[in-house]
Molecule: transfer RNA
Organism: Polyangiaceae bacterium
RNA sequence: GCGCCCGUAUGCAACUGGUACGCAGCUUGAUUGUCGAUCAAGUGAUGGGAGUUCAAAUCUCCUCGGGUGCG
Repeated sequence: GCGCCCGUAUGCAACUGGUACGCAGCUUGAUUGUCGAUCAAGUGAUGGGAGUUCAAAUCUCCUCGGGUGCG
């Protein structure tokens, strides 16, 4: 330099056009002599920008970051 893959919450992770699923974490309450465990409720996300579309996490382009192959 060229190609390919990935980017979703504090961490992990699903959905691949129709208002983002789940686990852990965190907060509050119950329980407990305390912590932990358990139970109940709550909390927060699609890297950035532009385009296509009635509608974009999803499709296209640019860009940023990470990984990988070739030279």